[in-house]
RNA sequence: UAGAGUUUGAUCCUGGCUCAGAACGAACGCUGGCGGCAGGCCUAACACAUGCAAGUCGAGCGCACCUUCGGGUGAGCGGCGGACGGGUUAGUAACGCGUGGGAACGUGCCCAGAUCUAAGGAAUAGCCACUGGAAACGGUGAGUAAUACCUUAUACGCCCUUCGGGGGAAAGAUUUAUCGGAUUUGGAUCGGCCCGCGUUAGAUUAGAUAGUUGGUGGGGUAAUGGCCUACCAAGUCUACGAUCUAUAGCUGGUUUUAGAGGAUGAUCAGCAACACUGGGACUGAGACACGGCCCAGACUCCUACGGGAGGCAGCAGUGGGGAAUCUUGGACAAUGGGCGCAAGCCUGAUCCAGCCAUGCCGCGUGAGUGAAGAAGGCCUUCGGGUUGUAAAGCUCUUUCAGAUGCGAAGAUGAUGACGGUAACAUCAGAAGAAGCCCCGGCUAAUUUCGUGCCAGCAGCCGCGGUAAUACGAAAGGGGCUAGCGUUGUUCGGAUUUACUGGGCGUAAAGGGCACGCAGGCGGUCUUGCCAGUCAGGGGUGAAAGCCCGGGGCUCAACCCCGGAACUGCCUCUGAUACUGCAAGACUAGAGACUAGGAGAGGGUGGUGGAAUUCCCAGUGUAGAGGUGAAAUUCGUAGAUAUUGGGAGGAACACCAGAGGCGAAGGCGGCCACCUGGACUAGAUCUGACGCUCAGGUGCGAAAGCGUGGGGAGCAAACAGGAUUAGAUACCCUGGUAGUCCACGCCGUAAACGAUGUCGACCAGCCGUUGGGUGCCUACCGCACUUUGUGGCGAAGUUAACGCGAUAAGUCGACCGCCUGGGGAGUACGGCCGCAAGGUUAAAACUCAAAUGAAUUGACGGGGGCCCGCACAAGCGGUGGAGCAUGUGGUUUAAUUCGAUGCAACGCGAAGAACCUUACCUACUCUUGACAUCCUGCGAAUUUGGUAGAGAUACCUUAGUGCCUUCGGGAACGCAGAGACAGGUGCUGCACGGCUGUCGUCAGCUCGUGUUGUGAAAUGUUGGGUUAAGUCCCGUAACGAGCGCAACCCUUGUCCUUAUUUGCCAGCGCGUAAUGGCGGGAACUCUAAGGAGACUGCCGGUGACAAACCGGAGGAAGGUGGGGACGACGUCAAGUCAUCAUGGCCCUUACGAGUAGGGCUACACACGUGCUACAAUGGUCGGUACAAAGGGUUGCCAACUCGCGAGAGUGAGCCAAUCCCGAAAAGCCGAUCUCAGUCCGGAUCGGAGUCUGCAACUCGACUCCGUGAAGUCGGAAUCGCUAGUAAUCGUGGAUCAGAAUGCCACGGUGAAUACGUUCCCGGGCCUUGUACACACCGCCCGUCACACCAUGGGAGUGGACUGCACCAGAAGUGGUUAGCCUAACGCAAGAGGGCGAUCACCACGGUGUGGUUCAUGACUGGGGUGAAGUCGUAACAAGGUAACC
Repeated sequence: UAGAGUUUGAUCCUGGCUCAGAACGAACGCUGGCGGCAGGCCUAACACAUGCAAGUCGAGCGCACCUUCGGGUGAGCGGCGGACGGGUUAGUAACGCGUGGGAACGUGCCCAGAUCUAAGGAAUAGCCACUGGAAACGGUGAGUAAUACCUUAUACGCCCUUCGGGGGAAAGAUUUAUCGGAUUUGGAUCGGCCCGCGUUAGAUUAGAUAGUUGGUGGGGUAAUGGCCUACCAAGUCUACGAUCUAUAGCUGGUUUUAGAGGAUGAUCAGCAACACUGGGACUGAGACACGGCCCAGACUCCUACGGGAGGCAGCAGUGGGGAAUCUUGGACAAUGGGCGCAAGCCUGAUCCAGCCAUGCCGCGUGAGUGAAGAAGGCCUUCGGGUUGUAAAGCUCUUUCAGAUGCGAAGAUGAUGACGGUAACAUCAGAAGAAGCCCCGGCUAAUUUCGUGCCAGCAGCCGCGGUAAUACGAAAGGGGCUAGCGUUGUUCGGAUUUACUGGGCGUAAAGGGCACGCAGGCGGUCUUGCCAGUCAGGGGUGAAAGCCCGGGGCUCAACCCCGGAACUGCCUCUGAUACUGCAAGACUAGAGACUAGGAGAGGGUGGUGGAAUUCCCAGUGUAGAGGUGAAAUUCGUAGAUAUUGGGAGGAACACCAGAGGCGAAGGCGGCCACCUGGACUAGAUCUGACGCUCAGGUGCGAAAGCGUGGGGAGCAAACAGGAUUAGAUACCCUGGUAGUCCACGCCGUAAACGAUGUCGACCAGCCGUUGGGUGCCUACCGCACUUUGUGGCGAAGUUAACGCGAUAAGUCGACCGCCUGGGGAGUACGGCCGCAAGGUUAAAACUCAAAUGAAUUGACGGGGGCCCGCACAAGCGGUGGAGCAUGUGGUUUAAUUCGAUGCAACGCGAAGAACCUUACCUACUCUUGACAUCCUGCGAAUUUGGUAGAGAUACCUUAGUGCCUUCGGGAACGCAGAGACAGGUGCUGCACGGCUGUCGUCAGCUCGUGUUGUGAAAUGUUGGGUUAAGUCCCGUAACGAGCGCAACCCUUGUCCUUAUUUGCCAGCGCGUAAUGGCGGGAACUCUAAGGAGACUGCCGGUGACAAACCGGAGGAAGGUGGGGACGACGUCAAGUCAUCAUGGCCCUUACGAGUAGGGCUACACACGUGCUACAAUGGUCGGUACAAAGGGUUGCCAACUCGCGAGAGUGAGCCAAUCCCGAAAAGCCGAUCUCAGUCCGGAUCGGAGUCUGCAACUCGACUCCGUGAAGUCGGAAUCGCUAGUAAUCGUGGAUCAGAAUGCCACGGUGAAUACGUUCCCGGGCCUUGUACACACCGCCCGUCACACCAUGGGAGUGGACUGCACCAGAAGUGGUUAGCCUAACGCAAGAGGGCGAUCACCACGGUGUGGUUCAUGACUGGGGUGAAGUCGUAACAAGGUAACC
């Protein structure tokens, strides 16, 4: 010392990305009141117009001019200063800077001391004359001064010296006191030089260096020194990173941070470097000189074309560049600088002002009161809420800004740019003064509307596809505030490079293994030293800044004073435990020695048998071989099989083991020889000889390469046969390299224990190999110990899995390696290799993840167990025909809408001629067909007529009701106005409700406890058992809930009660006969209540359980049969058209009315059914037995009529009473005799009946006639396990009429189930997983298209640079025959200069290399992209296990 979001269905970890903070010389967007203090070209060291930035001195000098006669001014000679101040950061990786030291130096002005200041001389500028030139600037001649120049003298304590000596100064001015001058000694200041240490990145830069390293002599400098030169030597630097390349001024500091660190080097301060670019020197105390000189170059300007001039990286300013950075201001008043004796002059240093919210700090934009909670806005559940005491109103105040007045300090005597500024006083009035960003999470703050994967947002995750808190707007809210956001950069968070402070079994990461130099680390004891270390003192660590304490501006920012600190370096003294160094000793580490036994350790040479193949010969005959099945192949030229003989190569069965050996790779018949290592026992020797190891060296499976052999089997490539949609594969038949040997390369593997080597320590138990010791019955054994090698496991550890003395535990030493995924172990470069390739090893770009372990599910062409008409065994169907019905499609003005795998399709629809009806066409209505409210009028209602398809419209007739408090009211109708009605319009992906499905499958959960960091687990798993998570037992679980079962209904047996409309045994009456009648209550039935079945009993099995098997009894036996009943959930399943409902949409229409049409169409396809194809049948005649229902707008008897549908008439019945009502199959008899029929009935013609306003589109039925397809149905597929299938009829709902559908009822009444391998569905356990939208999953590669970055590339262009050579300006130095020359000299000459020449050298040039950047036809791979193509490689045993 703060964290958060983001990988997953969820979890833990690893790991990256992102955010919240602070900072800024900033920029951009919106906005902008005041003041203070700061800051202001980060880019083009790009180019610069104009002005200014360095002058001054008459007390050095002469001259000219002016004069107030004091003096002033001007150019020039002379002196001092232009080396300071100011700017910039190009270069520089360096003694450049920082820090601390050092010796061989200089130092104008300043300070202190000493001494001196004498005598002379020759010129020259200005000026004058003439003169050249456009100009800049000169030339010649005459003449002149000095503190300018020169000579001489003197010269100490100065310098040189061969110690004899030699050499070297000066300047005066003004007038009485100073200022100067010279030499010298010392100081101070400043500067030059040297050294230790520190100071960026790259090794894909490993070797660099000839003045190079050193020495001697000489030169040079203020001074040391290869600084330079001659000679001599061959050194010097470098893995502790030389050289090279790239980048960069360094520091105090600044910023961030808990700190350590990181980043940075604006402003201020110190140092350095530079001044258009490059070179050079001169002068001087100081320069190789920003506003000096010379030369070269580029550029700009002037020009009379001959020549000249210039250097803002000084202050302003201009252009340019750029996202971007100011006034061509004032003043020398202050501080400081230059000159001067001074006055003073100069000073773009400086002090001030101007511009800019660029930053920091301060202040203001008002305060109090004020609820009718105003209006307006927004939202609303329509009640209200919110904006909001906010406003208005009332009462106050005046900071700031404004106006007026007064007016400082800064100034020690004068002098104030700032500036009439700060401050103070007075005045007026709330008056002149608020914005920006945000509101999905992180992250404080939410609603409405608009939009509809569009427009847009976005820091990350991600929002937007019609209800967006995420876009845009509004209202409200949050944050900050004269600013607020965005962008960029830095640090932080990031322990995400880990020194503090990380890791490497599986997440990224242990080198394939060993040896070993350098390096790092190192056992016990003693002594010495004191380098490290520790303590104290001294010096230094500039100032400013940071921090602390004070103080000054009203506060603050800011400024001033003091302190602390500056963790560093140097030095002195001391300590000596530890490390180190030196010396001595030791034996526990290490090694040697002796004696042993074990071993697929290595190498070489021999040798053996089995087997395969081939060859020869024999026997023998038709096949063999191979596969899922086949074929290719071999075989009648004799295979396979079998016997004998032979050849050749390779590998060594059994023994054999989780066994042994080796450093690893690896090593396996037997024998011999050579040879390495480990182990055991002994404790004889050496005496730390050790451990690790970058670079280095060696070894190193398989494959591969080279040369030469060898080649039986196997077997890449290849060929053929199969498989397949294809099959360049898997399978089969062949088959070459290779596999083997020798020699030489290669140097990699999932070279794995995915676990570096060495050492120490830390519970146990059980095996096993080799040795040793002890016990012992001396055999078998047992115990102990040790070396290896295994299994469990404690502590501990780990993200978990796991590891656990063979550590992944606890520590130490050293090495190697890692830092998100992809790109990529790739490119380029280097090294190695014959090649293949290996090794070292990036970047651009791209993603927000990628990964590990474990969890729950789901899934598997994984496993185990178990169910189900799931299969099998059966019976009957569908699929073929005709028809009915539904759907798709098509058609149509409309064929209304919905339902679409199972789980839509005889479904919504329990019934479309009109109606229904939602659709279409046409004609109409607009407060409406329907509801509520208001006003006015009228009872309501109704007859007839006309027009019209009708709705409707017009005319006409009748009617005057009910209640009343007499005002009126209620119902109804008409008219009017608006609120509203209305919508089968959209959204079932906004919803409620209801429903389907998995599935009547046995499951789904919870509380507490326990385990686990956690997701989760346990319970619910296990052993049995069941239809069942049913029950029992076991058990870190104990209990509980929803499901199962039971309770409910029905049916099967019995009992009790009841007795009409039902029943009739017994007693009577009556009839041809019949419960018809009296009566009865036994029976059946009816309908109410009970009983009964519980594995209760017996035997066996089982674990003494649960339970199962068998049996008894019983009407019924193990849930008796059937029904209702449907857990948690799944399918965004279905329904907005049953209903309800949010939102959206329509409102003279998407509402309403009417008529007609449509929903009934018809090349076709599918589903569900009916009827059939016939003799187990058809037809005809006779005859028997149900159940359950329905009936007053109804069911309808009997009778009559009709062939019939039906009609007429009409009894009974509101129904255990009457009616529908005949049950049919069946049974008895007759006929048909296998055919498109006496089967089948479609279709069509004709005639009718019934319902209904109305049967044309479009009803049902009847009769007569007609008599289609169809002779049992391909692939495929459905139902059913018993009163079931099959078959037969009956009733009902809907309904005027209209069932082959639906619902219900009874009659007749089977077959089969060995069994669970397979198909389908499901349950439990387990396993794998890269799936979680969950296998209809995931996912790989080529190809095609678009875009992006990148490699190669014939080359091309630029930049930098090495080497060699040419060249050589200015300048300096050397030489000098030429030329010139006032001072000195009698002269010669000395001295000076010019010129010439030599050396060095900038620019430039030539040639040849290197590095790097850009570009390049074409080309390689890579990345990204919504739906493209081809396959399906991986994830499950992924369908051939995967991988190296």